[in-house]
RNA sequence: AGAGUUUGAUCCUGGCUCAGAGUUAACGUUGGCGGCGUGCAUUAUACAUGCAAGUCGAACGAUUCUUGAGUGGCUUGCCAUUUAAGGAGAGUGGCGAACGGGUGAGUAACACGUGAGUAACCUACCCUCGAGUGAGGAAUAACUCCGCGAAAGCGGGGCUAAUACCACAUGAUACUCUGCGGCAGAAGUCGUCAGAGUCAAAGCCCCUCGGGGCGCUUGAGGAUGAGCUUGCGGCCUAUUAGCUUGAUGGUGGGGUAAAGGCCUACCAAGGCGACGAUGGUUAGCUGGUCUGAGAGGAUGAUCAGCCACACUGGAACUGAGACACGGUCCAGACUCCUACGGGAGGCAGCAGUGAGGAAUUUUGCGCAAUGGGGGAAACCCUGACGCAGCAACGCCGCGUGAGUGAUGAAGGCUUUCGGGUCGUAAAGCUCUGUCAGGUGGGAAGAAACUCCUGGAAGUUAAUAGCUUUUGGGCUUGACGGUACCACCAGAGGAAGCACCGGCUAACUCCGUGCCAGCAGCCGCGGUAAGACGGAGGGUGCAAGCGUUGUUCGGAAUUAUUGGGCGUAAAGAGCGUGUAGGCGGUCUGAUAAGUCAGAUGUGAAAGCCCUAGGCUCAACCAAGGAAGUGCAUCUGAAACUAUCAGACUUGAGUACGGGAGAGGGAAGCGGAAUUCCUGGUGUAGGGGUGAAAUCCGUAGAUAUCAGGAAGAACACCAGUGGCGAAGGCGGCUUCCUGGACCGAUACUGACGCUGAGACGCGAAAGCAUGGGGAGCAAACAGGAUUAGAUACCCUGGUAGUCCAUGCCGUAAACGAUGGGCACUAGGUGUAGCGGGUAUUGACCCCUGCUGUGCCGAAGCUAACGCAUUAAGUGCCCCGCCUGGGGAGUACGGCCGCAAGGCUAAAACUCAAAGGAAUUGACGGGGGCCCGCACAAGCGGUGGAGCAUGUGGUUUAAUUCGACGCAACGCGAAGAACCUUACCUGGGUUUGACAUCCUCGGAAUCCUGAUGAAAAUUGGGAGUGCCCGCAAGGGAACCGAGUGACAGGUGCUGCAUGGCUGUCGUCAGCUCGUGUCGUGAGAUGUUGGGUUAAGUCCCGCAACGAGCGCAACCCUUGUCUUUAGUUGCCAUCAUUUAGUUGGGCACUCUAGAGAGACUGCCUCGGUUAACGGGGAGGAAGGUGGGGACGACGUCAAGUCAUCAUGGCCCUUAUGUCCAGGGCUACACACGUGCUACAAUGGGCGGUACAAAGGGCUGCGACACUGCGAGGUGGAGCCAAUCCCUAAAGCCGUUCUCAGUUCGGAUCGGAGUCUGCAACUCGACUCCGUGAAGGCGGAAUCGCUAGUAAUCAUGGAUCAGCAUGCCAUGGUGAAUACGUUCCCGGGCCUUGUACACACCGCCCGUCACACCACGAAAGUCGAUUGUACCAGAAGUUGCUGGGCUAACCCCACUUUUGUGGGGAGGCAGGUAACUAAGGUAUGGUUGGUAAUUGGGGUGAAGUCGUAACAAGGUAACCAAGCCGAA
Repeated sequence: AGAGUUUGAUCCUGGCUCAGAGUUAACGUUGGCGGCGUGCAUUAUACAUGCAAGUCGAACGAUUCUUGAGUGGCUUGCCAUUUAAGGAGAGUGGCGAACGGGUGAGUAACACGUGAGUAACCUACCCUCGAGUGAGGAAUAACUCCGCGAAAGCGGGGCUAAUACCACAUGAUACUCUGCGGCAGAAGUCGUCAGAGUCAAAGCCCCUCGGGGCGCUUGAGGAUGAGCUUGCGGCCUAUUAGCUUGAUGGUGGGGUAAAGGCCUACCAAGGCGACGAUGGUUAGCUGGUCUGAGAGGAUGAUCAGCCACACUGGAACUGAGACACGGUCCAGACUCCUACGGGAGGCAGCAGUGAGGAAUUUUGCGCAAUGGGGGAAACCCUGACGCAGCAACGCCGCGUGAGUGAUGAAGGCUUUCGGGUCGUAAAGCUCUGUCAGGUGGGAAGAAACUCCUGGAAGUUAAUAGCUUUUGGGCUUGACGGUACCACCAGAGGAAGCACCGGCUAACUCCGUGCCAGCAGCCGCGGUAAGACGGAGGGUGCAAGCGUUGUUCGGAAUUAUUGGGCGUAAAGAGCGUGUAGGCGGUCUGAUAAGUCAGAUGUGAAAGCCCUAGGCUCAACCAAGGAAGUGCAUCUGAAACUAUCAGACUUGAGUACGGGAGAGGGAAGCGGAAUUCCUGGUGUAGGGGUGAAAUCCGUAGAUAUCAGGAAGAACACCAGUGGCGAAGGCGGCUUCCUGGACCGAUACUGACGCUGAGACGCGAAAGCAUGGGGAGCAAACAGGAUUAGAUACCCUGGUAGUCCAUGCCGUAAACGAUGGGCACUAGGUGUAGCGGGUAUUGACCCCUGCUGUGCCGAAGCUAACGCAUUAAGUGCCCCGCCUGGGGAGUACGGCCGCAAGGCUAAAACUCAAAGGAAUUGACGGGGGCCCGCACAAGCGGUGGAGCAUGUGGUUUAAUUCGACGCAACGCGAAGAACCUUACCUGGGUUUGACAUCCUCGGAAUCCUGAUGAAAAUUGGGAGUGCCCGCAAGGGAACCGAGUGACAGGUGCUGCAUGGCUGUCGUCAGCUCGUGUCGUGAGAUGUUGGGUUAAGUCCCGCAACGAGCGCAACCCUUGUCUUUAGUUGCCAUCAUUUAGUUGGGCACUCUAGAGAGACUGCCUCGGUUAACGGGGAGGAAGGUGGGGACGACGUCAAGUCAUCAUGGCCCUUAUGUCCAGGGCUACACACGUGCUACAAUGGGCGGUACAAAGGGCUGCGACACUGCGAGGUGGAGCCAAUCCCUAAAGCCGUUCUCAGUUCGGAUCGGAGUCUGCAACUCGACUCCGUGAAGGCGGAAUCGCUAGUAAUCAUGGAUCAGCAUGCCAUGGUGAAUACGUUCCCGGGCCUUGUACACACCGCCCGUCACACCACGAAAGUCGAUUGUACCAGAAGUUGCUGGGCUAACCCCACUUUUGUGGGGAGGCAGGUAACUAAGGUAUGGUUGGUAAUUGGGGUGAAGUCGUAACAAGGUAACCAAGCCGAA
């Protein structure tokens, strides 16, 4: 730091996903040790049991126990009692219990953080300083007696103490009042000021009796800790916009430690809010933590600070402090006890239990340390805390060994079978000794208090004593016999997990076969899966590793740093204008912002730095830095701001002009349409692609005249004008807005933008009333069509028009908000000016304003924009954040309605999208070509037959080929063979190849069984090479063994090769350069031309390659060479080029020539080239052939051959016989023969080319009607043979199913062949079918072509109407390129790229999912009104009760009685929790039914969109429709 994913490819936009770090984690799997941490995130759910707050006898009385001493009684070991020391459980009293510990429910708040304030306050214990501690009194627990109760507990009588309680005295610098003074604007505050009034106390211990110590009271100060107030800061929601009645303020009163509506009475009419009040949702806040480069974002476990809470709700009491976790009272829910009357309880303390949950520990040890409470102290208490236990939950450290060791062992995996790899890995050899194990030793953490013993100081008469302080000593360890150390033994006890297609490090085999499965995204899997599962190997981490969840990052994907809005999401339809934001020039002042310095604060911990302690590290500890903040003070004055003053350039006003479909109102005009009336006139009109509906003999259309009505204003008219936009168009008048130009004067920043708000706002629509000619949704009819709810036609109502009022939307678009400034030009146009010039109008130069086009820089993803910016800057507003769901639902506001504005979520996808590129396509365009059409000739389609195919049949009818480009195709030839198929009979190293062993030469003749294969006999017979011989070898045959053979079995979608096709179409590319961010473009486009990317010219291209053409073959002319088997002009000769002769000619076959637009002319760009002509055998490629670019069709072929993989191996191999491939209702293709007279029959007669021939062609002769047979010359071929027909001549037939046609069938034969039954060809005789020129449709052909005629060849024993080749005879037509088909080039559109056989829309049907509505129904929460009102507090009350104090009386020894003050209980009033009734709001669940939405390999209907998508599409509205 980036990467993957939209496309055929590209750039961009944009989402999704990944790599990183973290985690109170959980799950899967694995697991050796230690250190340090951490551990209910869920039910603030319910809790059994134990513990978590007590202590003080030096505050007090009493009881009891132990010990010692004493006294008494005496029964000599008991009782009573006194005293001392110690203990115990209750009680009074004091202090503590408000700390410590837990939790995060509530809380959006002065709760928290930070900074101030408190002149508005309190503070127990502690510290310092001052003063004091006098003298009295009355009670009451405990205890005892009585009573009630199951219990908890309670009541009554009696006794008693205090540091408990009360009054009195004294008393201040305390408090209250008054006065004075200082400060201050005031409330107020200060003063050892003055005066008056009021308020205290407690004792205990030690003692040498002097005192000391601890207490107590009061005052001041400090420290500490609280309370209260306040500035600022930190969540979401406007689909919450208004809230508030103690609510805002004042006065009086009350209350509090304390200001205050905190409370109360009265008065006023306030207070808060768009800088977000009120309401709703969520949430403890912070230091910090995680992440990040940072800014930020997320978070608030452990630790620390603050807050809140303690079963739920309410309340107060006590106290310095609580409205109190382990206190009280009441109400409620729940649990427990009960004798049913009544009681008890609160783990969100530590352990622990149930439940919940994916999930979170021991009912441990100890107060040894640290800290806390009490105490004079010892000491006691302390689940705070210190430790241990459990858990890989996290971080850190260590180990599971080290060295050597190549026959690269065995084994696994793999293999091209050679090998490679696991792999120095193992074994083996040599070592080490961490951890764990065993044995032994063994800490630090402990310093103290107290006590003992020295010193010093103070007190004192004192060296006692006491207090303080300083030395020494004794004592105290839960962890724990732990850490640590030494020794023993011995490699021994200790490695897993995930991944290996790309991202992303790491690859092979097997299995599976769109199955099973994987998957974070893209995506893998349909028989060769590096993606599934296993294995081997590898990669990464490692006592862990993966997965899942979650946070930040990457994400500049909310953009302050740091994004955008013409077309990707995004500029409001337009204006006016409020708040707000921003704002010209100069001067002065201030100092709010700003900048600088200082001070305080920013807790500790944490982060960072430096050193330190545990062996290191984690961890711990010390110091420093930082903490970007807040507050205060001082200073600076440029900028912003504020105040004051000035200015004119921004803005505006006045004056003079002209332009304009700017707006509103009234009036007027002509043309046209329709209608009405009348005239003329007659059969049609109208309409369309063609028609029909429709109108018309009741007189239309046409035409003339007159009239009526409504709407719109031709020409002018123009990327001309005006307006903010919507929009505005005949003429005239009136009213009225704005802009522009010119020249002066004036005001003096008055400006820009603009959230809300207000206004305007096309068309359609709505309401009311008019109006209604034309047009025309809906609707009706006619057509079209498979259908046609459409397009076309005929009609036609709303509406369109007017008035008034609504609606408030449009692709309301320049898809571009407004303002200001700056930044090359060129050229139009509109308005107004200036200059020059003119008689004048033009023309020319120039200024401002508007409106267009083209272009520089710059910008942009590109397209494009470009002084009218999408450039460069500033200011303000609006808007966007993936696609779909959806501009939808719900809610609210507006509207008469239609609907509009505002505006989500669930769910779903990995894309959706912009621009440009290359193709392909278009019922887009242009140019061009082709037997493509047209013009012609002949066919096919109808008949019969042949042949191939489909189908059917069959035991089998072997297989392949399927639009063109399968179908007389593979097959250039199925009776057996072929043959692959079927039936049957055999065979298993095999019919065929190689290797090994044994035997035999091979071979030939012959027999038996059998359908044959095969099985089994007999006989003959030895060769070749080496070797003296024995013997060996090669080849062949037989037997045996196993490696192997074999397969026309599958996959042409695993392949090679070959082939078809587009197409003999003119195209397809490359190098360098240039252009473009890039895909790509250029070249190859353009102008001409050509059969041609053929050539020429031009050009940011210049060249080149594969194609075209040419080179090759053949044919056409000539020359030359050569004449045998060819030829014969001349000379002989013959039946005959037969022979002699000759090689001139023909011909043969070698070599050459020839044609190149070379020549002329015209056109053309002086070109290429084209038209015409001459010459020439041939003329513009002379004709024909071979030759087929890059590629397309997963085209064809595994059955020519080759070949990967799979499959069979006594069979899917192989041998044999027979059958089948030849079947036959039918359909199609390709052909043959015909339908006749341009013909058939018969007779006569003429002329080829090419090819073939020894298992052959076979003359000729004989023979047969003939196919043929017999004999057989010649010929291995320019020598011999196969060998012509149409034609021509003559004759006959005379238009008929015929003397046409020949199918079919009967008979008889011939030939080939082991063999013609299934199943050959041919011949003869007889038979004599359909068929009289062929529907829709369709094929070939442009010249030696079509048509027609015959001939040959391959295959082949035989078999051709097929195929290949050859010659004979030999036409017609082409105006032309509109149309059909195919193709080429350029261009255009595209939502296609599997490329139009493409893509794609909606209804319906089915399944699933989430959501909305819904009669209702069930909760939660909150408001209002009312009822009722516990405990408690406060007030009131006075008739109950009442020790102290006061008064009176009596008695005076205590006391008694009465009254008062005060108090208690009771009653009552106010407030008030739970509760109840009624009625609302908000919110959630659920629901018959219903609505749309989404998703779902192959459902239905159509074809809406993308091409002119076949009616251009789209936007808004109404109606209609499945689209």
This is a predicted structure of a 1523-nucleotide RNA (small-subunit ribosomal RNA) from an uncultured prokaryote. Rfam family: Bacterial small subunit ribosomal RNA. Rfam links the family to the GO terms ribosome and structural constituent of ribosome. The sequence is in RNAcentral, with records from ENA. Its mean pLDDT, the model's own confidence on a scale to 100, is 83.